[in-house]
Context: one part of a larger RNA
RNA sequence: GAGUAACGAUAAAAGGGGUGAGAGACCCCUUCGCCGAAAGCCCAAGGUUUCCUGCGCAAUGCUAAUCAGCGCAGGGUUAGUCGGCCCCUAAGGCGAGGCAGAAAUGCGUAGUCGAUGGGAAGCAGGUUAAUAUUCCUGCACCGACGUGUUGUGCGAUGAGGGGACGGAGAAGGCUAGGCCAGAUGGGCGACGGUUGUCCCAAUCUAAGUGCGUAGGGGGUAGAUUUAGGCAAAUCCGGAUCUACUUAACCCUGAAACACGAUGGCGAAGUGAACAUGUUCACUGAGUGGUCGAUGCCAUACUUCCAAGAAAAGCCUCUAAGCUUCAGCAACACGUUGACCGUACUCCAAACCGACACAGGUGGGCUGGUUGAGAAUACCAAGGCGCUU
Numbered sequence: 001g002a003g004u005a006a007c008g009a010u011a012a013a014a015g016g017g018g019u020g021a022g023a024g025a026c027c028c029c030u031u032c033g034c035c036g037a038a039a040g041c042c043c044a045a046g047g048u049u050u051c052c053u054g055c056g057c058a059a060u061g062c063u064a065a066u067c068a069g070c071g072c073a074g075g076g077u078u079a080g081u082c083g084g085c086c087c088c089u090a091a092g093g094c095g096a097g098g099c100a101g102a103a104a105u106g107c108g109u110a111g112u113c114g115a116u117g118g119g120a121a122g123c124a125g126g127u128u129a130a131u132a133u134u135c136c137u138g139c140a141c142c143g144a145c146g147u148g149u150u151g152u153g154c155g156a157u158g159a160g161g162g163g164a165c166g167g168a169g170a171a172g173g174c175u176a177g178g179c180c181a182g183a184u185g186g187g188c189g190a191c192g193g194u195u196g197u198c199c200c201a202a203u204c205u206a207a208g209u210g211c212g213u214a215g216g217g218g219g220u221a222g223a224u225u226u227a228g229g230c231a232a233a234u235c236c237g238g239a240u241c242u243a244c245u246u247a248a249c250c251c252u253g254a255a256a257c258a259c260g261a262u263g264g265c266g267a268a269g270u271g272a273a274c275a276u277g278u279u280c281a282c283u284g285a286g287u288g289g290u291c292g293a294u295g296c297c298a299u300a301c302u303u304c305c306a307a308g309a310a311a312a313g314c315c316u317c318u319a320a321g322c323u324u325c326a327g328c329a330a331c332a333c334g335u336u337g338a339c340c341g342u343a344c345u346c347c348a349a350a351c352c353g354a355c356a357c358a359g360g361u362g363g364g365c366u367g368g369u370u371g372a373g374a375a376u377a378c379c380a381a382g383g384c385g386c387u388u
Stems, first nucleotide, its partner, number of pairs: 013031006032385004040365004046345002050343001051075006060068002080141002082341003086119003092113003098107003122139005142337011153322002158317004166304004172297003177291005182203001184201004188196001204264002208259003215252004219244008228236002265286001268283007305308001351360002367379003
């Protein structure tokens, strides 16, 4: 230079009360303003205690601070079903033997790893200062093992089926959700009016089990035979015959309905207890219409060419073998289900950007009026007024 620039989005504050040595910024209340396909809610990644409570204010916070993602201390993450682990494989990695190389090492068979994919099973409500599909209540489901009863050809690392898949498009049936009305409870206005065709609030309930619908798909069943499926096969495939075939039958399949629920939730009211705004007990409406998804039926259907994973679980078949056993199937009952993650943040002041940085960061939910719309504008729930 200079007490100058700056104090990091122009979304905005004002009043009252509290605490305190001290309050423009902390807490509470009443208004006001901002976001609302987000500036709300829930996850993945990443972070790693930042979560909650108490006590603090040196430093950190672009100012102050009684406040804090700051300091100190204590507390907090509960699972058969959520995710992992586990079983399975993809690209790719490693790789016994093997091949190559002077060696280091490279390649690669059998195999073994490797999810971003396939594979069993949980919902509703309540509860904590802080966890909950994990605790509690209620109602479920799956696997393994054991026992019992009944029936019975069982058996794999082998064979077959299945799993099993692209893009685009259109129509239909539904549901979530919204809106309207009804019934239920409450209100009657501090400028005027408002007992009314008025105003306000709440009108909610899952998985599962049963039923097997709208719809979609398939010719089906039986017998005989068989150079194929590396052996075998009653399985798959091929061949022949018969019966029925505009249908029946089988497979698949949302939704609705019933049970679940004599339960839970529930505005408000009544009563009781006391910390005087909390807890407990009781009563308590919960019906119909309409619009309607980008969600479900649906990996369906139609169509197109560039022709759109694999393996296991699962089902069927036999081989060796075992055949009064063992095994397999159904039902019932009983036992059992380990380990790891689970706090909090997550379009951000907690991640990546040296910062509490106007930048960047994958997925899901996403209400009302306007509207073609996830645009726009204004609002709800919810969250903020961006630390001078």
The part of an RNA shown here (large-subunit ribosomal RNA, domain III) has 388 nucleotides and comes from Penaeus vannamei. It matches the Rfam family "Bacterial large subunit ribosomal RNA". The source organism's lineage runs through Eukaryota, Metazoa, Bilateria, Panarthropoda and Penaeus. RNAcentral holds the full RNA, with entries from SILVA.